[in-house]
RNA sequence: CGUCCACGUUGGGGGUGCCGGACUGUUGUCUGGGUGCGGCUGAGAGAGUCCCUUCGAACCUGUACGGGUCAUGCCGUCGUAGGGAAGCGGAAGGCGUCUGCU
Numbered sequence: 001c002g003u004c005c006a007c008g009u010u011g012g013g014g015g016u017g018c019c020g021g022a023c024u025g026u027u028g029u030c031u032g033g034g035u036g037c038g039g040c041u042g043a044g045a046g047a048g049u050c051c052c053u054u055c056g057a058a059c060c061u062g063u064a065c066g067g068g069u070c071a072u073g074c075c076g077u078c079g080u081a082g083g084g085a086a087g088c089g090g091a092a093g094g095c096g097u098c099u100g101c102u
Stems, first nucleotide, its partner, number of pairs: 001096004007089004011053004017040004022035003059083003062078001064077004
């Protein structure tokens, strides 16, 4: 000097499903709409002191397969699949390189 990294910062990206009552009141088209409550998984279920940002399973793409559940994108697999949002700063330490001295 370069590089890796915790972390910081600015910007950016992302999802919001399932079940059961209650209320509402009417075509939202009935296995239905709205509101709110309780429950399930989860970091997060329009919530926040949430998650992720290329070393990228945050998230998107599935009439898939197996298991389980009251039910679900609940769990697992396909999956080293195809996509997917970045710049700056950066302690200690690691590695590499250069120079000087012995």